Predicted 3D model of a 1479-nucleotide RNA (small-subunit ribosomal RNA) from an uncultured prokaryote. It matches the Rfam family "Bacterial small subunit ribosomal RNA".
RNA sequence: AGAGUUUGAUCCUGGCUCAGAACGAACGUUGGCGGCGUGCUUAAUACAUGCAAGUCGAGCGAGAAACCACCCUUCGGGGUGGGAGUAAAGCGGCGAACGGGUGAGUAAUACGUGAACAACCUGCCCCCGAGACCGGGACAACCCAGGGAAACUUGGACUAAUACCGGAUGGUAUCCAGAUGACACCUGUCUUUUUUCCGAAAGGUCCACGCUCAGGGAGGGGUUCACGGCCUAUCAGCUUGUUGGCGGGGUAACGGCCCACCAAGGCAUCGACGGGUAGCCGGACUGAGAGGUUGACCGGCCACAUGGGCACUGAGACACGGGCCCAACACCUACGGGUGGCAGCAGUAGGGAAUAUUGCGCAAUGGGCGAAAGCCUGACGCAGCGACGCCGCGUGGAGGACGAAGGCCUUCGGGUUGUAGGUGUUGCUUAAUACGCGACAUUCUUGACGUUACUCGCAGAAGAAGGACCGGCUAACUCCGUGCCAGCAGCCGCGGUAAUACGGAGGGUCCGAGCGUUAAUCGGAAUUACUGGGCGUAAAGCGCGCGUAGGCGGGUAGAUCAGUCAGAUGUGAAAGCCCUGGGCUCAACCUGGGAACUGCAUCUGAUACUGCUUGACUAGAGUAUGGUAGAGGGGUGUGGAAUUUCCUGUGUAGCGGUGAAAUGCGUAGAUAUAGGAAGGAACACCAGUGGCGAAGGCGACCACCUGGUCUGAUACUGACGCUGAGGUGCGAAAGCGUGGGGAGCAAACAGGAUUAGAUACCCUGGUAGUCCACGCCGUAAACGAUGUCUACUAGCCGUUGGGAGACUUGAUUUCUUAGUGGCGCAGCUAACGCAAUAAGUAGACCGCCUGGGGAGUACGGCCGCAAGGUUAAAACUCAAAUGAAUUGACGGGGGCCCGCACAAGCGGGGGAGCAUGUGGUUUAAUUCGAUGCAACGCGAAGAACCUUACCUGCCCUUGACAUACUCGGAACUUUCCAGAGAUGGAUUUUGGUGCCUUCGGGAACCGAGAUACAGGUUCUGCAUGGCUGUCGUCAGCUCGUGUCGUGAGAUGUUGGGUUAAGUCCCGCAACGAGCGCAACCCUUGUCCUUAGUUGCCAGCACGUAAUGGUGGGAACUCUAAGGAGACUGCCGGUGACAAACCGGAGGAAGGUGGGGACGACGUCAAGUCAUCAUGGCCCUUAUGGGCAGGGCUACACACGUGCUACAAUGGCGAAUACAGAGGGUUGCCAACCAGCAAUGGUGUGCUAAUCCCUUAAAGCUCGUCGUAGUCCGGAUUGGAGUCUGCAACUCGACUCCAUGAAGUCGGAAUCGCUAGUAAUCGCGAAUCAGAAUGUCGCGGUGAAUACGUUCCCGGGUCUUGUACACACCGCCCGUCACACCAUGGAAGUAGGUUGCACCAGAAGUAGGUAGUCUAACCCUCGGGAGGACGCUUACCACGGUGUGGCUUAUGACUGGGGUGAAGUCGUAACAAGGUAGCC
Repeated sequence: AGAGUUUGAUCCUGGCUCAGAACGAACGUUGGCGGCGUGCUUAAUACAUGCAAGUCGAGCGAGAAACCACCCUUCGGGGUGGGAGUAAAGCGGCGAACGGGUGAGUAAUACGUGAACAACCUGCCCCCGAGACCGGGACAACCCAGGGAAACUUGGACUAAUACCGGAUGGUAUCCAGAUGACACCUGUCUUUUUUCCGAAAGGUCCACGCUCAGGGAGGGGUUCACGGCCUAUCAGCUUGUUGGCGGGGUAACGGCCCACCAAGGCAUCGACGGGUAGCCGGACUGAGAGGUUGACCGGCCACAUGGGCACUGAGACACGGGCCCAACACCUACGGGUGGCAGCAGUAGGGAAUAUUGCGCAAUGGGCGAAAGCCUGACGCAGCGACGCCGCGUGGAGGACGAAGGCCUUCGGGUUGUAGGUGUUGCUUAAUACGCGACAUUCUUGACGUUACUCGCAGAAGAAGGACCGGCUAACUCCGUGCCAGCAGCCGCGGUAAUACGGAGGGUCCGAGCGUUAAUCGGAAUUACUGGGCGUAAAGCGCGCGUAGGCGGGUAGAUCAGUCAGAUGUGAAAGCCCUGGGCUCAACCUGGGAACUGCAUCUGAUACUGCUUGACUAGAGUAUGGUAGAGGGGUGUGGAAUUUCCUGUGUAGCGGUGAAAUGCGUAGAUAUAGGAAGGAACACCAGUGGCGAAGGCGACCACCUGGUCUGAUACUGACGCUGAGGUGCGAAAGCGUGGGGAGCAAACAGGAUUAGAUACCCUGGUAGUCCACGCCGUAAACGAUGUCUACUAGCCGUUGGGAGACUUGAUUUCUUAGUGGCGCAGCUAACGCAAUAAGUAGACCGCCUGGGGAGUACGGCCGCAAGGUUAAAACUCAAAUGAAUUGACGGGGGCCCGCACAAGCGGGGGAGCAUGUGGUUUAAUUCGAUGCAACGCGAAGAACCUUACCUGCCCUUGACAUACUCGGAACUUUCCAGAGAUGGAUUUUGGUGCCUUCGGGAACCGAGAUACAGGUUCUGCAUGGCUGUCGUCAGCUCGUGUCGUGAGAUGUUGGGUUAAGUCCCGCAACGAGCGCAACCCUUGUCCUUAGUUGCCAGCACGUAAUGGUGGGAACUCUAAGGAGACUGCCGGUGACAAACCGGAGGAAGGUGGGGACGACGUCAAGUCAUCAUGGCCCUUAUGGGCAGGGCUACACACGUGCUACAAUGGCGAAUACAGAGGGUUGCCAACCAGCAAUGGUGUGCUAAUCCCUUAAAGCUCGUCGUAGUCCGGAUUGGAGUCUGCAACUCGACUCCAUGAAGUCGGAAUCGCUAGUAAUCGCGAAUCAGAAUGUCGCGGUGAAUACGUUCCCGGGUCUUGUACACACCGCCCGUCACACCAUGGAAGUAGGUUGCACCAGAAGUAGGUAGUCUAACCCUCGGGAGGACGCUUACCACGGUGUGGCUUAUGACUGGGGUGAAGUCGUAACAAGGUAGCC
C1' cells in the first nucleotide's frame, strides 16, 4: 500500500466482499511448564449454610458455671479457696454514613472543565486562648410476680456513671435597649498524710488521655453559575408555583424550597415540550491523522440496596448487613401471631453460548475501638480453578571410524556497613530517677503464601505437537472415490464420469501450546468527504419569482480591541500513553524521573485582517430626464377566410370511407353547385435557431389601462448590495364546484371492420370536456434533464434592438452595447460533449444526492369538495442496478451490389402403379449409424449361406488371432462312425522324414501344459487424431511498424470510380506484408513440328462377292509428346490525361474461351469410437470365439428419391444410317448349331488402337392404329422354363404363354436448368457367383427465355437504432395458479407506560387540642412550666373509579410486495419492436 466481483471486451459511477488490528468473549479441536493479569456482559431473578462491625473494665453498676483442691457430713449433701472480677448480659462512649457490591434508575437535583459562596456546615486531627465550681432526681442490669407456642412483653421494688437535670462563672448572636437561646470531668500513674496485718479508703500534686466555650487551620461536605458531550421534527408549540415582586415560614445555608397577596410573565427552529436509548469521566480499541467505536479490569464522581413511602438518631444518613408503614414473595406457628432481605466473600437454584473455592491468614498494607497489650476486619495479602489474555521457555542439539557427545581436576569472582523508633546509661534543666533537649551503647520476637523463588549436588532422552489451509483474492498440487448426488462456499463461484474447489490419502504452506470458527468494533471506505466527494446524460438544481431570519459583502481616514496573535500565571488528580533510567536471569510485569495532557480561566501586550463605532467618497445599487423595439399583461370593441347547421334554387343516384370493406348518409332528393341566414371556436400568408416575459406561457385588427427591458447625456442619493431556511405569490394540460355556451374536435360509449381473440390500432357516429365568468387543484420529460449573483479567460461567422464614427452617401463600412444562434483554441469531462449564453478559472448564498428492488409506497401529520398533493420510512430481498463509448449480431431501418434468388421460359416431382430409402408399427430379432437446408437410391461400388455386427439353439475357455516359456513331435496326408453342424471318437492300413548349419543348434509348423495376456462392430464423436459436410469458389480474414484514443479499439480494409473478385486506379496518417481472388496444373476448342503400330489409306500396285485384306505410303484422320496462339495487344468512343467500360477489326477462339482439380480466418461441442487410430470406462467359462437355422426382405399407415405411364411430336410391324468412352484369362466370348425365348452346345481369336463385349438408340423410309381405358399402359396373378450358386421356401435375375389393375397430365404448396445447357435417346463401367429403375461415366439429337431488380430466399459492403452478446430460435412485461417469507389494514383482545378528574389515606413530620398520664425546675404546696399518650388538620405511599394519549403483542378476514430449473394466458417494451417511445 491494496485486491476480487456488473461487460463479449472497455472506461467510469456504484454497492457488496477480502487481506490488518483488537476482545471481560463463546464454540470446535488439541494441550508440556512458568510469570503477570483476568473471570455472570444474561435474571437489579430467588436464595439453604457459614462468615463480612465491632471495640472500650483506664466511664458505670452487677457478676456466674463446669472443673480442681481442702474441710465438714446424718452420706442426701454442705462450706471454703481456686476457676474469676473470667464468661454471658446490661447502662454509657466512639464506630457502625468508612471500607466492600451493583449500574436498575437518571439526558440532568448526574458527569467533565473552569469559576463563585460577603449565602453555608464540619465528629475525630493540628495550633492558640480561657475554663473545668456548686447541687439534684432517675432508669436498665439484678430481684419478685404475671402474659405468650414463639418472638417477645407487663407490673412492682433496689441501684451506679464520662447517662440525665438545675444553678454560678466565663461566653455567643443583635447598632443599642429589651427580650431570647445555651454550656460543662472522669480515669490512670506517681508522691505525701491518715487508717488497716495485707488489701482498701480519703486527701494532695504532677503528667498523659478525655471534657466545655471561643478563634484559626487541614481535610471532608453542601449550594450556585458558564461551557461541553446521544438519537428523533412522522414530537412545534410548552408552562399556572408557572416567571417575577412584597412579606413571612423553613433550612447549616441562598432560593417558589413552602405559604398569603400582587403583576402576567417565562421557555422555544441556536430545537422548548414530548418520545426512545443511556450511569458520566480519566481512559480503552482502532486510525497516518482528523475522526469512529467504547466506558470490563484500575482510579474519580453519581445513583441504588426486594418494589414504594417516611422520618428518627447523629458532626455526617433519610442509612446494603438500623427503625416504622404499605406491597409482592418466602419461612415458622399451638392459627392467636411472628420472622426475613447476598447488587458484601464463598456457595446454591434458575436463566444463558458463557464466567471460578461454601480455601488460608491477619505475616504485610489499610481501617474501627482502645492509654496500651490487644480484639475485629471475606477490605486486603495469598493460595485453588479456567490456554480467558499477554509474555517467556521447552518438547532436543551437535558430530561421526582422520574417533563424536561426555567425565574429572584447577583458577577467577562474590563478603560489610546500620536510618527512624524502643530500651539502657549519662549530661543539662528541675524539688525530682518526671517531662523536654543532647551524647553514647544496644536493638529481640512475629511469615498465611511455603514442601516458595533461588543456589549447590545427583540421575535419566528420560515427561511434552497440534490446528487450519492448499481454484483466484492468498503462501501452498497430485491420486483415488463421488457424478448438479453427497457436499463446499468470506466474495466470485465449484459438483451433471477424467473435480488442484466435495470426501479420503500422500505431499506441501502458514502458525505453533496453540490453531481455526462465530459474534460485535475500528480500518481499508475519499462509501457522509473538517482534513477529503459530488449534482447536463451515472443517485442528485426546488416549476418560477418576491422576500423574513440567517450567511456573505465596494474604496478611505480615525477610534476600540470582541474575534485573531504573543507572553505570563493558575489549573488540567493519580494511574495510563510517550521518552529515559532502575528491579524481577529476559520479557510481560513492577518502579524513579521527565515530557505530554493539543483544554479552560485570569492578567499583560500587539493591532495588519474581520467585527463594532465615527466621519467623509463614488466605480456596486438606485432616482430624475430624452428616446427605443416588442405575440409582455388586463378588460372592451371590430373583422375576414374556413367548418357545421338551417332556408331557398339548380340537379340525380349515389355519397362517404378504407389496405380492401362495412357500419353511416341518400329517391321523404343526399353528395355536388349557387344565393342567403345563424352560431361557436381559432386567427392562413407575414413567420424568421425572429421578438417579449421570472417561469408557466404569449400570434387577426383598433383604441384604453398597465409591468419590465434597452439606450444617450447630465444631475442627484451615498453601499441603500447578493443570496435566501421558514413564509408568500404566480404556475401548462387534465380534473373539480356554480352558472353560461357548444361550430369543429373528441376520453367514455355504440356500431362496422381486422383478428385465433381485438374490451386496440382503421372506419362511421358520439357525451363529458375543449370556450366564457367566478372559485378550487398545484402537478408535468414544469428540460438547456444545466439554481441565483459577481469577476476574469484566443478567435471567426450570422441575426434582433439601441447608440456613435467615417467617407465614395450606399442593399456602404468601422466601432460599441444589450440580447439570440452556429463553429472553434486553451481548459474541463468517464466519455459523449461544454467552450465569454461554460459543463473553463475563482468567490458568495441556497437546494439536493449517498447501491438496485421494496417505494415516492405504508403509517402519522398538514393541505384539498373530491381526485389527490406534500412530508416520508421499515421489514424483507439481490450482487449487482446504472452512465458513456467499442466490436459484433440483429431490425417487419436506410443506401449500394451479387447469385437460376425472383421475374421470363423449358421440363419435372406432389395424384397412379412399381422400385428404393426413412419414420412408425410389428417381431425372438426385424443389428447399428445418418435426422432442417447440410438425414431419407445416405455408410451399402450391390443382405439367399457368407457378409452379419441382430435373434433362437448347440458348443469352446490362454481362446479364431499376437508375443514370451516348458515338454513332445517334422509339417502334412487317408478313411470310417455319431451329430444340424461346430465338434467328438476311431484309423494310421497309404504316402512323407523336409529347409539352413560353424554340426553345438536354429527357423517355420503341429499337439499338450502353465502364466503374463489375447479378444470386444461394448460405452463415450460432449475426452481425441485423421477424414468429411456446410456457409461458399462467397470475397473476404489478418499482421508488422507508425498514428489517434485513458481504454476496449480505430486507422490501414473507409471514400470516388471499376471489377467475377479487398480486381485495378485515384485520393487519404498511413506505409508495407501475409492467407484468400487471379495465374501456374489437367482436359477441351485451332494450327505447327516430331513419331507411324495394333491406328490411317490420298496417290501407286495386287487381290476379294465384299472389307487397308496385302505390298507399300507418312499426305489426311487419329494416336501422344513438344511447341505456337489471346495480351484489352490494335482502332474508335466514354471516362478524370487513371483504372476500366462500350463498339469494331483481325482471328479457330475475345475480354476469366468452355469444363475440372484447387475451398482463406473461421462457424455449426455439425458427422464419424461401426473404415482406421486412440485416452478413459466396462466385459473376461463372456459384452470374447465356433456352428446351424432365422432375421436385416415384416406391413393398417406417413414422407423423401426414382422408374414406367396416362399416349398420335405416339404405339406396333418392316427396312435402314451414324457414336464415344470403357471392360476382358477364375475373363470377354466370335462364327456355327438347337430353342419362340431366356439360354444351351461346340469352339476361332484375344493378356487387347489387333480379338471379344458391340446390333447403339432416338433418327430416316414405308405400313397400320384414329382418341378408345384403346393395337395406350403395363402392375398383379396362374402356368411353364432358363441361368448362377453347396443351396433360389422364407428371399434372386431372366424367358415364354396367359392375365391386363391403377392411370385420361395430377389440390395446396414445391424442384431443376442460361448453351452444346435443359429436354430427350441409347451405350459402358465399378461392385459382383448371381442379383440396378441406383451410382459413376460416355456420346447422339438438341431448344426456349432473361424487360428487369419492386418483391421472396441467400450473401457482400457502408451507415443507423438496440435494453441482444448462448447474439431475434435473442431479450422481456403483466394477470392467473402453486409454495414460502416479511409487512400494511382490520371487528377487536391482552399487556406496558403516561396525562387529567375524583375517592381513599398506612407510617411519619408539622400545626391544633387539655381527654388521660407525668421524676428533676418554680411554688403561696392548691398548683404551674415543660413533657408523653390520645384525638384532630395538612402533606403523602400503596390502592380504587372514570376518561384520554403513546406504545407492544396478538386477530377471523383482507391489501399489495418479495422470492422460487423447466405451469397458464397473451406479447406491452428493446429494431420504425411491427400503432415511435416516454412524462